[in-house]
Molecule: c-di-GMP-I riboswitch aptamer
Organism: marine sediment metagenome
Formats: sequence, structure tokens, C1' cells
RNA sequence: AUAAAGGUAAACUAUUCGUGAGGAUGGGACACAAAGCCAUGGGUCUCCGAUAAGGGGAUUGCCAGACUGCCGAA
Repeated sequence: AUAAAGGUAAACUAUUCGUGAGGAUGGGACACAAAGCCAUGGGUCUCCGAUAAGGGGAUUGCCAGACUGCCGAA
């Protein structure tokens, strides 16, 4: 690369938790070779603060980095 065995699950939606960003469970599939995992460095979002400084939180399916994982043409 091409296959095989599989895996995850966007938007939307029902219920529910949260001040909020957003999370959880079920339905649902846009897509994904790490869309497994870690908030470590950025970015973005949110809360307190004075619209500051500063602090708390969210987002790993925003980017990077670290760790781990399936198959096997070359």
C1' cells in the first nucleotide's frame, strides 16, 4: 500500500448533571490507522475579577508532544 479481524462515533435527538463552556447514558453515523490515553506546551471557550493583572474550569474528533495498541505487500 492493499486486504482481514475488528474498534470508535460527528451533527442531530431524548433524559440527566453543571452558573457556564461542556459532561454522562440511550438512539444516530459525519468521519477516523491511533478519533486509544495523558490537559504536559500552545490555541479556543467558560467562570471569578474591573472588560486588567491573576486564578479556577472545559475542549485529546483544534495543533504539537509523551505513553500504549491491531494487521502485514514492500